[in-house]
Parts: sequence; C1' cells; structure tokens
RNA sequence: CGGGGCGUAGCACAGCCUGGUAGUGCGCUGCAAUGGGGUUGCAGAGGUCGUGAGUUCGAAUCUCGCCGCCCCGA
Repeated sequence: CGGGGCGUAGCACAGCCUGGUAGUGCGCUGCAAUGGGGUUGCAGAGGUCGUGAGUUCGAAUCUCGCCGCCCCGA
C1' cells in the first nucleotide's frame, strides 16, 4: 500500500440480508421466601447501536468518508 471481517447496556452476544417501539443471557439495584448466607421468584435501572455525512416519511439496518481491533496478500 491492496483485500476481507468485526465495532449494539458493565461482560458475552442476537437483531442488519428483507428499513418501521432496541432485545437475550450473565452481572447490578429493590422487594418476597430463609435466623443468616446460598438459592429461587417478582419488579427495576442501565444504550448518542465506533464516529461524521448522505438517501428516506422513517436508518442499528442501505450508501460514502474516517477511527479502532483482527486476518490475508504485497
């Protein structure tokens, strides 16, 4: 320098192809059961979907630039 993959909650990921209310598990907080812990149940908090722009009535999703990480080639 060229090609490809990945980036979504504290962690691991789904959702993207086919645009339409952002989810699951673990963790965290509160409550209940227990003498307490563990555990189980119920409820809840937590997100500029890497970043900027474009298309669109509407973008995590489509298009382009940039950033970070990984792989391959030179």
Transfer RNA from a Verrucomicrobiota bacterium, 74 nucleotides, folded computationally.
The source organism's lineage runs through Bacteria, Pseudomonadati and Verrucomicrobiota.
The RNAcentral record of the sequence draws on ENA.
Its mean pLDDT, the model's own confidence on a scale to 100, is 84.